Glycine riboswitch aptamer from uncultured Sphingomicrobium sp., 82 nucleotides, folded computationally.
RNA sequence: CGCGCGGGAGAGUCUCCGGUCAUACGCCGGGGCGCCGAAGGAGCAACCGCCCCCGGAAUCUCUCAGGCCAACGGACCGCGCG
Numbered sequence: 001c002g003c004g005c006g007g008g009a010g011a012g013u014c015u016c017c018g019g020u021c022a023u024a025c026g027c028c029g030g031g032g033c034g035c036c037g038a039a040g041g042a043g044c045a046a047c048c049g050c051c052c053c054c055g056g057a058a059u060c061u062c063u064c065a066g067g068c069c070a071a072c073g074g075a076c077c078g079c080g081c082g
Stems, first nucleotide, its partner, number of pairs: 001082007012033001014032007034068003040064001041062003047056003
C1' cells in the first nucleotide's frame, strides 16, 4: 500500500412547484432558505524528515464537490492475509 471482516459520527424526513397515486400517505424530479463535515478537493501551517535549502504535511480552516429518514457512502480504529 492492497484485500477481507467488524466498529464508525454530524446536520431540515423544513417549505414551494411538478409528476405518480384515490384529490391521501409515501416516492421521484426541480427550486428556496437553513444546516453538517469523516469520500474527494483546496488553503493556512501546527507538526515531521536530513530541521539551512528543500521535501512531506493534519482530525485544523474553507465548503467547490459530497451529505442532512433509512440505505449507500464514510476519515479513522481493531483483527487477519498478501